The part of an RNA shown here (small-subunit ribosomal RNA, 5' domain) has 508 nucleotides and comes from an uncultured bacterium.
[in-house]
Context: one part of a larger RNA
Order: sequence, then structure tokens, then C1' cells
RNA sequence: GAUGAACGCUGGCGGCGUGCUUAACACAUGCAAGUCGAACGAUGAAGCUCCAGCUUGCUGGGGUGGAUUAGUGGCGAACGGGUGAGUAACACGUGAGUAACCUGCCCCUGACUCUGGGAUAAGCGCUGGAAACGGUGUCUAAUACUGGAUAUGUGCCAUGGCCGCAUGGUCUGUGGUUGGAAAGAUUUUUUGGUUGGGGAUGGGCUCGCGGCCUAUCAGCUUGUUGGUGAGGUAAUGGCUUACCAAGGCGUCGACGGGUAGCCGGCCUGAGAGGGUGACCGGCCACACUGGGACUGAGACACGGCCCAGACUCCUACGGGAGGCAGCAGUGGGGAAUUUUGCACAAUGGGCGGAAGCCUGAUGCAGCAACGCCGCGUGAGGGAUGACGGCCUUCGGGUUGUAAACCUCUUUUAGUAGGGAAGAAGCUUUUGUGACGGUACCUGCAGAAAAAGCACCGGCUAACUACGUGCCAGCAGCCGCGGUAAUACGUAGGGUGCAAGCGUUAUCC
Repeated sequence: GAUGAACGCUGGCGGCGUGCUUAACACAUGCAAGUCGAACGAUGAAGCUCCAGCUUGCUGGGGUGGAUUAGUGGCGAACGGGUGAGUAACACGUGAGUAACCUGCCCCUGACUCUGGGAUAAGCGCUGGAAACGGUGUCUAAUACUGGAUAUGUGCCAUGGCCGCAUGGUCUGUGGUUGGAAAGAUUUUUUGGUUGGGGAUGGGCUCGCGGCCUAUCAGCUUGUUGGUGAGGUAAUGGCUUACCAAGGCGUCGACGGGUAGCCGGCCUGAGAGGGUGACCGGCCACACUGGGACUGAGACACGGCCCAGACUCCUACGGGAGGCAGCAGUGGGGAAUUUUGCACAAUGGGCGGAAGCCUGAUGCAGCAACGCCGCGUGAGGGAUGACGGCCUUCGGGUUGUAAACCUCUUUUAGUAGGGAAGAAGCUUUUGUGACGGUACCUGCAGAAAAAGCACCGGCUAACUACGUGCCAGCAGCCGCGGUAAUACGUAGGGUGCAAGCGUUAUCC
């Protein structure tokens, strides 16, 4: 000098930040991922209209209308948010490669969108179970599922030109061959579907180099190292498998052990360097513990599934349910770390044609001097100097222009009036701000409501008195204290910082 700090004493205001470093301990409760009726069958409210009954303002029926939504289907749920347990590794950083790869939504561009079929959920019956959840019969739709046609392409085979960096790449090259598509909705416009090519974005994989400690760890390795065939993947590869060979790594530290998420950065320092990785940003890993796959463009998936385990809860004992390292909050641990708040108004995300809905992301508010910064606690005048305190050589000195008193000012706090920008979009008009009656502006009253903490032997700025008497105590080091202690305790005075000041811990 610094800190995500804590503790002691003290504490006026504002702005901007920050806030479980410990038990990746266990979690009550609420919320944190939905949306689309312009994909579909159902459901059909209000309103309007017609008819009938009459008790004359109610009931019943028909039509229209389309609110509402459980279900099928689509997209999203792989983002956003949290944590740092594991990991010494191509995990990260940086620079390359991919002639070895994928990429939903988005953009550009070419071609197409023909014709059939059978189911099923919801619903309605029956029925099992305490519940969770089912079983069975029957009916029905689709942008759900599926057969056929067509094919600019794609795959495979043969062949030509050009190019390269070994394998190879490329030309809308040429010829042949087999298999493979589609879906409609709204109607005014639009939008969707299928198949190619290109782009953008996001990812996968490979490699060079770089960054901890330990030799009281010296040898390690059998899918191990390489090859061939096969399998697998979007893709290379012992990734997997059969066979063959016997290799591969290592004192330039293999293997083992310990510790640890990495970086941009942050702290310190003139720099070199040293330390560190809170907040913010990028990457990685994890989601009660261990394992596994499914769906999907993308997961081996925090608020999905299956199995095993530990724990907790419900139970009619047959069986079931759960996962806060999301936001709040609780217990526990600890020196120690906040509200079970408001709003989608803005920014962004998901869905939707849109209106809109959802969003503990986010924007805000609350708590905490935890940090940084700013402001205030008054200003000017005022005695050869009040009172009181302290000291005294008893003369006086000091507190001290300090107070009183006079003249002013009114920041902040208080009170009253006015009162935003942030709003762009969307909507026919109207309307739309959580923060917030906040910031800000103006008026009013009154010095009014606002100072402490540590130190004073030397280092180190700042001294006297009394008490104590190697006691009580102080102390960062040297060291003080045994009867005049500037070093202990108190008082007066002083010094330094100041809404803080000291102490402790850690780093330079």
C1' cells in the first nucleotide's frame, strides 16, 4: 500500500459498488420454462337474434357467436441462472490445422409441393388401486404416422480436364445404376413444407508452445506401442475387436504422491519480479452419490427418464414420492456475509402472424460504514484573556478567541408546493414507468438535529501531575514497573487521522 474481511469503541447524509472465503452440509414453504386455437378433433361462456310458456321479466328451446381450455401436434425446455467438488489434463491461454467433420432457428439462391391408407389421445362406457398411477371396450382429427409417383440433387460404378499438401480436392464435366421428399394454415396480404448449393453463427477433433510442489517417488506400460482386416462415429484415431510384430515413455524427471478449476485480470513494485484468480468477462467441469442410455440440430440433460446406493417424507403395509451448487428463506458449521420485497416500464430471451403470455435473467427497492468518493456537524467579529479544570517557583502559566455576547449564512436533515428524463415500440382512438410523488426545482423555520478513535520513552508527530511500588499492569522491537515512572492506571494538556479510528489475519 492492499482486502469479498472479522473484532473493539463510535456513528449525520448522499452517490456508486460489494456482501457464506467455513459444511459440493441437510433443507419446511413460495416462485425460478413455457407458449401457440392462424396445425387438430373436441369444449362451447358472455352478447345478439328467433320461437314457446306464462307469474311481464323470468324459464325453456333453435340459430349465430366465439371467450375458455384438459388432450394430440409444433417450437422451446441443451439458452439464461448457480457452484468450483473433481481435474496437473489439449482442462486452460496462445498460435495453427481439419484434403477427417456437424450445425435447428437466420440470410442468399435453384427446383418442387402429385396421389392414397390405417390408426390413436382427448371424449363416452366398464373397471383396478389408500395413493401415485392405471387396465379394457368403443368413436374421431391433424402440419401426428405411413404406402406409391416424380427427382434439379445426393450415394455408388466407369471415365475426361484442371489443381494440390501423402491420403486427395475440384468441374452445377460426361455416361450408367439403385434407393430416397413434401403439409397445410390464414384469407386482403402473407406464411409454412420438401430437396440441393452457398453464407453466417455455434460447436467437434488434432497439433506446436506456455504456466504448481515433491527424487525421503527411478523405473513405468499389455490395448500397452505400431501394423492389417472388421466394427463404430458427424468425423480422424486402439475408440472397440480378431490376428501379427515387440514395441512405447523416462534424470530435458516418466510413473507415483501432494495441492489446485484455467485465463483476461486484480494487489504490490520504479521496473524486473512476487502474490492472487472475490465482483465483471471468456473457457472448462459438476448438478444428492455412482452408472446408463433415450429424445433431439444440439444433452449422455440442475428444476427429463432408467438402475443401484445413502438420506428424508407419505402409506390402508400391498406400494409410492423427493433432490435449492436457481431467487428468497430455515437449521447447522463459523470470527463472519442480506429481504420468504416490487415489476416485466426498460434491456434481453422463449413461443406466437399479431395482440399478448412466461421470464427470482434483468431492472429496481430493502438490510449492512463492508469498500471507494463527496458533503456536513457552522462563518465573521469577540478580553493584555470571564467562570471552572489542570499545573505552579504562588508571581503566574495553560485550556483560550475557545466560551459567553454581537452580526450573518442555511449545505444536509425537517416541512410545504411543483415535479421529470428513462418511451422506443405496441395500440383505431384511448392508453402504457416497477423504481416513485423518487431525482430535481422553489418557498419556510432555526445554529438549530449531527464527533469520535488511537497515540504521546526511542524507532515516531506529541508532557506534566497524582495513584501504584518487579505489585497491578504495558509491550511491534529495544524494553518499562523494586517510593519522585514523560513507558502501568487516571486527570489536564498535546499529536495524528476523522464518520470513522484502532487491533487481528493475509499478500507485496

About this RNA
Its mean pLDDT, the model's own confidence on a scale to 100, is 84. Its Rfam family is "Bacterial small subunit ribosomal RNA". Its family is annotated with structural constituent of ribosome and ribosome in the Gene Ontology.